[in-house]
Context: one part of a larger RNA
RNA sequence: CUGGGCGUAAAGCGCGCGUAGGUGGUUCAGUAAGUUGGAAGUGAAAUCCCCGGGCUCAACCUGGGAACUGCUUUCAAAACUGCUGAGCUAGAGUACGGUAGAGGGUAGUGGAAUUUCCUGUGUAGCGGUGAAAUGCGUAGAUAUAGGAAGGAACACCAGUGGCGAAGGCGACUACCUGGACUGAUACUGACACUGAGGUGCGAAAGCGUGGGGAGCAAACAGGAUUAGAUACCCUGGUAGUCCACGCCGUAAACGAUGUCAACUAGCCGUUGGGAGUCUUGAACUCUUAGUGGCGCAGCUAACGCAUUAAGUUGACCGCCUGGGGAGUACGGCCGCAAGGUUAAAACUC
Numbered sequence: 001c002u003g004g005g006c007g008u009a010a011a012g013c014g015c016g017c018g019u020a021g022g023u024g025g026u027u028c029a030g031u032a033a034g035u036u037g038g039a040a041g042u043g044a045a046a047u048c049c050c051c052g053g054g055c056u057c058a059a060c061c062u063g064g065g066a067a068c069u070g071c072u073u074u075c076a077a078a079a080c081u082g083c084u085g086a087g088c089u090a091g092a093g094u095a096c097g098g099u100a101g102a103g104g105g106u107a108g109u110g111g112a113a114u115u116u117c118c119u120g121u122g123u124a125g126c127g128g129u130g131a132a133a134u135g136c137g138u139a140g141a142u143a144u145a146g147g148a149a150g151g152a153a154c155a156c157c158a159g160u161g162g163c164g165a166a167g168g169c170g171a172c173u174a175c176c177u178g179g180a181c182u183g184a185u186a187c188u189g190a191c192a193c194u195g196a197g198g199u200g201c202g203a204a205a206g207c208g209u210g211g212g213g214a215g216c217a218a219a220c221a222g223g224a225u226u227a228g229a230u231a232c233c234c235u236g237g238u239a240g241u242c243c244a245c246g247c248c249g250u251a252a253a254c255g256a257u258g259u260c261a262a263c264u265a266g267c268c269g270u271u272g273g274g275a276g277u278c279u280u281g282a283a284c285u286c287u288u289a290g291u292g293g294c295g296c297a298g299c300u301a302a303c304g305c306a307u308u309a310a311g312u313u314g315a316c317c318g319c320c321u322g323g324g325g326a327g328u329a330c331g332g333c334c335g336c337a338a339g340g341u342u343a344a345a346a347c348u349c
Base pairs, nucleotide, nucleotide: 004320005319006318007303008302012317014201015200016199017198021194022193023192025088026087027086028085029084030083031082033081034080035077036076037075038074039073040072041071042070049065050064051063052062053061054060091191092188093187094186095185096183097182098181099180103177104176105175106174107173108172109171110154115149116148117147118146119145120144121143125136126135162169163168206247207246208245209244210243211242215241216240220236221235222234223233258316259315260314261313262312263311266294267293268292269291270290271289272288273287274286275285276284277283278281298305299304322349323348324347331342332341333340334339
């Protein structure tokens, strides 16, 4: 290499779009590149294999045959693949009518709460803990009432509920905008699937510039605890968390399960559509797109999965090949940096 694999043993790129490439529904006709059959030429000799022969045997030498699985030319076939042409509508898409939704962006608005400030009442404590202390407070705190400012997050509704490719998305209103589902017709006529490179998006933290800063809070300081306590607990508290623009490009980015399609018992919930039935209801039945629980066959090392497959198959991509060294070194590329990505070896067990 052939082969074997990738939920948990090594192994699915974090997720899309998409170039090349690979693969591709259905009917007819043509073609003959692949394919299949025949013929001819060639495929040196030796070697290998088979049947013989010669050295006493064997190794060795030697005769004949087969083979040389290949290439070229030619004749023929036309099922399958390809190509060309003409069609079809079951894949895919478009138009039209509806539906649900924390899908995205921008602007504005709202109430609860925390904090700070001002004013009134009021007086000696408050706060915090296992217990305390640091801390705050007679310069009037905590508590309470009224007012003001400012920032951030949106209780209840809330649901193995919804939406999104993933990351993710939750107050309300308006505007801009993407996708999905569904119904009945009409249209296009394979326009499709996957996708090396490429390109875009991508939590948190972090970085740059400029704002903002209520609460929380790495670092830091103090108080405790302790043998010690660079911690857990407490009092404070700066980056940061927030906004705009630009970078970073990683996560247990998880369903640890790539995408697409087909097929293969059921039962019970739930969300969004559609249809039907009657007893018109908080109803039932059917169907479809999601989202959950159980379960048969089958699969699995087991656990478990089981029409949302880890079952049975097909198409394409990615990845794995003992542990450590190491996701490291060197080099390349990217980055302001932090670092990311690609990615070894010696040595060792």
Model confidence (mean pLDDT): 88 of 100. Small-subunit ribosomal RNA, central domain from Pseudomonas guineae, 349 nucleotides, folded computationally. The RNAcentral record of the full RNA draws on ENA and SILVA.